Description:
This is a predicted structure of an 87-nucleotide RNA (c-di-GMP-I riboswitch aptamer) from Neobacillus vireti LMG 21834.
[in-house]
């Protein structure tokens, strides 16, 4: 330095559910909780994937439906940067 990851050491994040806020949702914030997490740090036009469809356009014909993301997702892979160091 690479790679590995202990029943170390010292610290970290927080699923799901319940409360409030924002949002059209998906979702995110904020508390509470603790399912996991060795990167559960970061990065979402400009790597792939997912999720949702106001707005939009086709259809329908009057409330439906199909497509779209300019909206979210790093706790899907992936890029990247780093903490500790028994064997």
């Nucleotide at each position: 330095u690479c790679a590995u990851g202990a029943u170390a050491a010292a610290g970290g994040c927080a699923c799901a559910c319940c409360u409030g806020a924002u949002g059209a949702a998906a979702a995110u914030c904020a508390g509470u909780g603790u399912c996991g997490c060795a990167a559960a740090g970061c990065u979402a036009u400009a790597g792939g994937g997912a999720c949702u469809a106001a707005g939009g356009u086709g259809c329908u014909a009057u409330u439906g439906u199909a497509c779209u993301a300019u909206g979210u997702c790093a706790g899907c892979c992936a890029g990247u940067u780093a903490c500790c160091a028994a064997a």

Annotation:
NCBI's taxonomy places the organism under Bacteria, Bacillati, Bacilli, Caryophanales, Neobacillus vireti. Its Rfam family is "c-di-GMP-I riboswitch aptamer". From the family's description: GEMM was predicted in a large-scale screen for bacterial structured RNA regulatory elements. The coordinates come from a structure-prediction model, not an experiment, and the mean pLDDT is 85. The RNAcentral record of the sequence draws on Rfam and Ribocentre.